[in-house]
Context: one part of a larger RNA
RNA sequence: UUGGGCGUAAAGCGUUUGUAGGUGGAAAAAUAAGUCUAUUGUUAAAUCCAGGAGCUUAACUUCUGUCCAGCGAUAUGAAACUAUUUUUCUUGAGGGUGGUAGGGGUAGAAGGAAUUCCUAGUGUAGCGGUGAAAUGCGUAGAUAUAGGAAGGAACACCAGUGGCGAAGGCGGCACUCUGGACCAAUACUGACACUGAGGUGCGAAAGCGUGGGGAGCAAACAGGAUUAGAUACCCUGGUAGUCCACGCCGUAAACGAUGUCUACUAGCCGUUGGGACUCUUGAAGUCUUAGUGGCGCAGCUAACGCACUAAGUAGACCGCCUGGGGAGUACGGCCGCAAGGUUAAAACUC
Numbered sequence: 001u002u003g004g005g006c007g008u009a010a011a012g013c014g015u016u017u018g019u020a021g022g023u024g025g026a027a028a029a030a031u032a033a034g035u036c037u038a039u040u041g042u043u044a045a046a047u048c049c050a051g052g053a054g055c056u057u058a059a060c061u062u063c064u065g066u067c068c069a070g071c072g073a074u075a076u077g078a079a080a081c082u083a084u085u086u087u088u089c090u091u092g093a094g095g096g097u098g099g100u101a102g103g104g105g106u107a108g109a110a111g112g113a114a115u116u117c118c119u120a121g122u123g124u125a126g127c128g129g130u131g132a133a134a135u136g137c138g139u140a141g142a143u144a145u146a147g148g149a150a151g152g153a154a155c156a157c158c159a160g161u162g163g164c165g166a167a168g169g170c171g172g173c174a175c176u177c178u179g180g181a182c183c184a185a186u187a188c189u190g191a192c193a194c195u196g197a198g199g200u201g202c203g204a205a206a207g208c209g210u211g212g213g214g215a216g217c218a219a220a221c222a223g224g225a226u227u228a229g230a231u232a233c234c235c236u237g238g239u240a241g242u243c244c245a246c247g248c249c250g251u252a253a254a255c256g257a258u259g260u261c262u263a264c265u266a267g268c269c270g271u272u273g274g275g276a277c278u279c280u281u282g283a284a285g286u287c288u289u290a291g292u293g294g295c296g297c298a299g300c301u302a303a304c305g306c307a308c309u310a311a312g313u314a315g316a317c318c319g320c321c322u323g324g325g326g327a328g329u330a331c332g333g334c335c336g337c338a339a340g341g342u343u344a345a346a347a348c349u350c
Base pairs, nucleotide, nucleotide: 004321005320006319007304008303012318014202015201017199021195022194023193025089026088027087028086029085030084031083033082034081035078036077038074039073040072041071042070043069049065050064051063052062053061054060092192093189094188096186097184098183099182100181104178105177111155116150118148119147121145122144126137127136163170164169207248208247209246210245211244212243216242217241221237222236223235224234259317260316261315262314263313264312267295268294269293270292271291272290273289274288275287276286277285278284279282299306300305323350324349325348332343333342334341335340
């Protein structure tokens, strides 16, 4: 280098966008760079191969000859494919029009239930908690109950293998600004496309910085239990944190453990968004399209299973893997306030 792989055995970057690069739709013409052909030179001798000869044969030695393939040059040529240039096309891609659904994102405003605290009333001895208790709260009047007020956080039912988003993720209500998707018919552009090393944006939770906020919950911590012990599970408390603004961090079993795009390949049953048609006009039926689920054939798979949402059949491009441990560690680089992240070995050992 070829070859083999990546759902679960090692292996798909967390995810988007996009530079270089790689790859790229249909028709015609030109060129001749790649490609093919022709000519010519060269690839020392020996070796190899074929046919002879000589040592008694063979090994060995020797004579003659050819092939193969590569490279360089030239130009008598070919023009299918790739490439380049020109002209054209509409199927890929985009796009104007009319609709549709949606927890997609962003900013500010108002809302009700509940917990907690405070206040004043009624009221009296318990409350709370557990397997059972105790710590704890309570005659300085708790728990309970009804009125008022404060504050923070989250939005019951609807709610659904339902929806939206590239992923992370997104759920009370109305509004501001705004992204994307789908459907229908179809002007317009005319390959504008796919992928994407580096780069770039986003990226749960925890954590960090500054300033706020702090109801509930709750690492740490304290006490009570349990226990042989109990630095735990259980209970009573409780601080960071959880919330907001701005700025970092850049990781997760970031999972469908399944990269993106395209084409093709039996069926059946649900469900969400659109469209068309039919009649018996209905909570109807049929068809179609974009999602999202359950089965199942061929095929694939080590098996499990996957099976038009492929792990099937093919193509384009990227990423990654190569025995276990050492180790996702050391050293160095880059990034970070730090925590640490990222890139990433070896000795040694089995």

This is a predicted structure of a 350-nucleotide part of an RNA (small-subunit ribosomal RNA, central domain) from Prasinoderma coloniale. Lineage of the source: Eukaryota > Viridiplantae > Prasinodermophyceae > Prasinodermaceae > Prasinoderma. The full RNA is in RNAcentral, with records from ENA. Model confidence (mean pLDDT): 87 of 100.